[in-house]
RNA sequence: GGGCGGGUAGCUCAGUGGUAGAGCAUUCGACUUUUAAUCGAAUGGCCGUGGGUUCGAUCCCCACCCCGCCUA
Numbered sequence: 001g002g003g004c005g006g007g008u009a010g011c012u013c014a015g016u017g018g019u020a021g022a023g024c025a026u027u028c029g030a031c032u033u034u035u036a037a038u039c040g041a042a043u044g045g046c047c048g049u050g051g052g053u054u055c056g057a058u059c060c061c062c063a064c065c066c067c068g069c070c071u072a
Base pairs, nucleotide, nucleotide: 001071002070003069004068005067006066007065010024011023012022013021018055026042027041028040029039030038048064049063050062051061052060
C1' cells in the first nucleotide's frame, strides 16, 4: 500500500429504516443482628467524525479518524 472485521451506557455486548436495550458496575430501598448473597427501583447514550439518500438513518451510500486480523 491492498483486503476484511469492528467503533452503541463506566465495562462487555444486542439492536438489518419509525424517539436505543440487556448483563455487570454505581446509587437508593427491602430482607438480614451485621456483612455478603438475593429481590425491587433509579441513574447513566448527540449511536467515532463530516457529508449524502429518505417524510424519517444506530441501520443504506461516500470520505475521513481510531482499533484488530490477513496479505504484499
The RNA shown here (transfer RNA) has 72 nucleotides and comes from Allomesorhizobium camelthorni. Its Rfam family is "tRNA". Gene Ontology term of the family: triplet codon-amino acid adaptor activity. Its mean pLDDT, the model's own confidence on a scale to 100, is 82. The sequence was found in a public genome assembly.